RNA sequence: GCAGAGUAGGAUUCUGUGCGUUAAGUGUCAUCCGGACGGGGAGUUGCCGGGCGAACGAAAAGCUUGACUUGCGGUACAGAAUUCGCAUCCCGCUGC
Numbered sequence: 001g002c003a004g005a006g007u008a009g010g011a012u013u014c015u016g017u018g019c020g021u022u023a024a025g026u027g028u029c030a031u032c033c034g035g036a037c038g039g040g041g042a043g044u045u046g047c048c049g050g051g052c053g054a055a056c057g058a059a060a061a062g063c064u065u066g067a068c069u070u071g072c073g074g075u076a077c078a079g080a081a082u083u084c085g086c087a088u089c090c091c092g093c094u095g096c
Stems, first nucleotide, its partner, number of pairs: 001096004009084010019073003028054002031051005039091004060070003063066001
């Protein structure tokens, strides 16, 4: 010098157990606080979480009347599979 590996985490699908269906949750916006980001250092206008507020907003059905069943929700958590993957900068690691 050239090539390459590896993280946190993200996305999709499936499975299980819940929650809601008397509308919480999810999503959007504003604001405040916090966190994480290959082995080391730095680290954003990107990512994640929490508080508070605002606008918007939904799928119920059945009969056996139940701690019911079948659905529905950009629903929560856990597991599995597939896939993407250090924003970026410097150093390091492996091969040549």
Source information:
RNAcentral holds the sequence, with entries from MGnify. Predicted 3D model of a 96-nucleotide RNA (THF (Tetrahydrofolate) riboswitch aptamer) from a marine sediment metagenome. The prediction has a mean pLDDT of 78.